A computed fold for a 73-nucleotide RNA from a Pseudobdellovibrionaceae bacterium, annotated as transfer RNA. It matches the Rfam family "tRNA". The sequence was found in a public genome assembly.

RNA sequence: GGGCCCGUAGCUCAGUUGGGAGAGCGAAGCGCUGGCAGCGCUUAGGUCGCAGGUUCGAUCCCUGUCGGGUCCA
Numbered sequence: 001g002g003g004c005c006c007g008u009a010g011c012u013c014a015g016u017u018g019g020g021a022g023a024g025c026g027a028a029g030c031g032c033u034g035g036c037a038g039c040g041c042u043u044a045g046g047u048c049g050c051a052g053g054u055u056c057g058a059u060c061c062c063u064g065u066c067g068g069g070u071c072c073a
Stems, first nucleotide, its partner, number of pairs: 001072007010025004019056001027043006049065005
């Protein structure tokens, strides 16, 4: 320098015929219990790496770019 893959909640990840942003764990509150543990319910938490483009509408399509991994040179 070039090819490919990855980047979504505090962590691990899911999410493509373009239209609802989600799960588990973790956190907070409440309930059950004499208390703890445990279980149940509820809630908070996100510029979907960044910028631009296409579109009525983009996590998703296109371009550029940043970071990580990997292969080739």